[in-house]
Context: one part of a larger RNA
RNA sequence: GCCUGCGAGUUGUCGUCGGUGGCAAGGUUAAGGGGUGUUAUACCUGAAGCCGUAGCGAAAGCGAAUGGUCUGAAUAGGGCCUUCUAGUCAUCGGCGGCAGACCCGAAACGGGACGAUCUAUCCCUGCCCAGUGUGAACGACGGCCAAAACCGUCUGGAGGCCCGAACAGGUCGGUGCUGCAAAACCGUCUGAUGAGGUGUGGGUAGCGGUGAAAAGCCAAUCGCGUUCCGUGAUAGCUCGUUCUCCCCGAAAUGCGUCUAGGCGCAGCGUCCCUGGAACUCUUAGUGGGGGUAGAGCACUGUUGAGGCUAGGGGGUUAACAGCCUACCAAACCUCGACAAACUCCGAAUACUACCAAGAUAUGGGGCAGUGAGACUACGAGCGAUAAGGUCCGUGGUCAAGAGGGAAUGAGCCCAGAUCAUCAGCUAAGGCCCCCAAAUCCAGGCUAAGUGUAGAAGGAAGUGUUUCUCCAGAGACAGCCAGGAGGUUAGCUUAGAAGCAGCUAUCCUUUAAAGAGUGCGUAAUAGCUCACUGGUCGAGGAGAAACGCGCCGAAGAUUCAUCGGGGCUUAAGCCUGGUGCCGAAGCUAUGGGCUUGCAAACAUAGGUUUGCAAGCGGUAGGGGAGCGUUCCACACUAUCAAGCUUAGAGCGUAAGCUCGGGUGACAGAGUGUGGAAGUGCGAAUGCAGGC
Numbered sequence: 001g002c003c004u005g006c007g008a009g010u011u012g013u014c015g016u017c018g019g020u021g022g023c024a025a026g027g028u029u030a031a032g033g034g035g036u037g038u039u040a041u042a043c044c045u046g047a048a049g050c051c052g053u054a055g056c057g058a059a060a061g062c063g064a065a066u067g068g069u070c071u072g073a074a075u076a077g078g079g080c081c082u083u084c085u086a087g088u089c090a091u092c093g094g095c096g097g098c099a100g101a102c103c104c105g106a107a108a109c110g111g112g113a114c115g116a117u118c119u120a121u122c123c124c125u126g127c128c129c130a131g132u133g134u135g136a137a138c139g140a141c142g143g144c145c146a147a148a149a150c151c152g153u154c155u156g157g158a159g160g161c162c163c164g165a166a167c168a169g170g171u172c173g174g175u176g177c178u179g180c181a182a183a184a185c186c187g188u189c190u191g192a193u194g195a196g197g198u199g200u201g202g203g204u205a206g207c208g209g210u211g212a213a214a215a216g217c218c219a220a221u222c223g224c225g226u227u228c229c230g231u232g233a234u235a236g237c238u239c240g241u242u243c244u245c246c247c248c249g250a251a252a253u254g255c256g257u258c259u260a261g262g263c264g265c266a267g268c269g270u271c272c273c274u275g276g277a278a279c280u281c282u283u284a285g286u287g288g289g290g291g292u293a294g295a296g297c298a299c300u301g302u303u304g305a306g307g308c309u310a311g312g313g314g315g316u317u318a319a320c321a322g323c324c325u326a327c328c329a330a331a332c333c334u335c336g337a338c339a340a341a342c343u344c345c346g347a348a349u350a351c352u353a354c355c356a357a358g359a360u361a362u363g364g365g366g367c368a369g370u371g372a373g374a375c376u377a378c379g380a381g382c383g384a385u386a387a388g389g390u391c392c393g394u395g396g397u398c399a400a401g402a403g404g405g406a407a408u409g410a411g412c413c414c415a416g417a418u419c420a421u422c423a424g425c426u427a428a429g430g431c432c433c434c435c436a437a438a439u440c441c442a443g444g445c446u447a448a449g450u451g452u453a454g455a456a457g458g459a460a461g462u463g464u465u466u467c468u469c470c471a472g473a474g475a476c477a478g479c480c481a482g483g484a485g486g487u488u489a490g491c492u493u494a495g496a497a498g499c500a501g502c503u504a505u506c507c508u509u510u511a512a513a514g515a516g517u518g519c520g521u522a523a524u525a526g527c528u529c530a531c532u533g534g535u536c537g538a539g540g541a542g543a544a545a546c547g548c549g550c551c552g553a554a555g556a557u558u559c560a561u562c563g564g565g566g567c568u569u570a571a572g573c574c575u576g577g578u579g580c581c582g583a584a585g586c587u588a589u590g591g592g593c594u595u596g597c598a599a600a601c602a603u604a605g606g607u608u609u610g611c612a613a614g615c616g617g618u619a620g621g622g623g624a625g626c627g628u629u630c631c632a633c634a635c636u637a638u639c640a641a642g643c644u645u646a647g648a649g650c651g652u653a654a655g656c657u658c659g660g661g662u663g664a665c666a667g668a669g670u671g672u673g674g675a676a677g678u679g680c681g682a683a684u685g686c687a688g689g690c
Stems, first nucleotide, its partner, number of pairs: 001690006011099013026051003032045003055062002067081005102240001105237001109230006120204004125199004129194001131163001133161001134159001139154005167191003172187004206222001208218003243625006253266005267370002269367005280359004285354004294345001295343002300339008311328002313325004373398007381390002403414003418591004423587003429581003432565003438578001440577006451567001457551002461548010478535005484508003489503003514529001518527002592615010626679001628676009642662004647658004
């Protein structure tokens, strides 16, 4: 991993609602007792008790339709109740409380025991440490001295001394890492007469011991051992929870919460009753209030420019007065703007009242689930007019929705799947090939493979449109010629002569020529331009707007930003048109189911037919069934059950029936009821097999 078997809403009791049944203003027995009986039951008895028949009040108490009671001074008002009553017992089902309460799952907590054969430490008693090196004290002899101290030689053999086996340890590296091994092996390394190593025996026990202290060790277990028990601890958490069909079908919100991944109430779902038109919904009409979008500046504030005028600043003056002011500036005036907390104005929608039509609500009760939402469009806040961001509002989709499109895609576009069909029409989107349908028609644009990513910004790309100016009295471009004089303008400067810089920018001769456009020189010089004439001979110069293109444009394994091939008067883009393709949409034909209405037949609650509407679905609610084991009663069969089988048939399904093979002497089945250890694919499920 697969297969087989096992594997999860049960039982008791109390309550509540519903179905069914008995009796009914009543209903009912409990424990206990009795006899019958094959056991259990059943049956009879047992009125104690319980519920109901009256409520209100804390109570005393009062007490129901010419209402009751409480409060109260009240005959007021108000609260609760009554209004001619329906209950009760049993049983089945839904749900709730208490119990382990659908099943499995902790880490923990407590109690009693068992452990020091591992290890920590202590106690008693034993044992062990090759061989070297060093050479303390003491001592002897000698020297020296007055004597010592001291010195030398010898002796001696100290030490948590040195080197290094056994022994003990475990430093570094490698191997090993389904190992030789749940800690080893190889090399290397440390201690090795000591606080040394070690044997046997003994002591200390978990709210504890022991610890040269690491929260170490206390039997591969230690921030509190192990084991059994309390124990099915608890788990607002995770996983799992077993047959079928039919109808409906959510929520991810509000308020509160030691609350935020949990709950309670409400909201939204479902089922039953009520109800047959109301206070609900949609649409149309009529009538309302509003202060949003927009707009505006009349208020509140903000604000750009100018004017005017108080006030202030500065200057002048010894001071005052006055005057001046390229300064600031209220109010006021003109022009121009801004506002969620501005409004002289002011929509669309939305909301609301009445009325009409259509639809079906509303209320009561049973049972829920949900209370993590996601994206998208629009309106706001927060953020950075960031986020697949976050938080609200309104709608949609997904969630719980399949189908077609977007190459591929929960949330986008189209469209809501009852079943069948080798029938038709369409939607979005498409129609050269992959690939169903136009190499369709008409007109234009693009040359960039733009299309088939991208900004600020840049450019005689190209098309269309508008405006201004020049032009046969000759434009624009090219070519030829001129481009002068006062003058080297003045200042500055070493110099400054058109051309470093500052100031001025005149006059004259002219067809025209700047006190000079650029290059150039140390300064001149030189080249050139503006400007003018000639030549030439037809359009030219510029400013804008719009369409489509160009550059801007760098990524990591070839192309890799059309799905691909490939496409250029298109198979690209814009405008218009015709046709076709295209879905589980719509239609056609046939079948099934649900609900409503009608009719007929039946009256145990239906059946049949017709018509109409409906039949996606998670959580979840409701309905109807299939199958398994056992029990009771009735009936039936015989090579039964079981196992097996590309066999046959029936049913919407769970399933059912038959045939073939195998299988044996007793094990079966069918019908109607009843009762449950009643259905497995998942739980890192449990056991076994392979």
Notes: This is a predicted structure of a 690-nucleotide part of an RNA (large-subunit ribosomal RNA, domain II) from a Pseudomonadota bacterium. Rfam family: Bacterial large subunit ribosomal RNA. Rfam links the family to the GO terms structural constituent of ribosome and ribosome. Taxonomically the source falls in Pseudomonadota (Bacteria, Pseudomonadati). Model confidence (mean pLDDT): 83 of 100.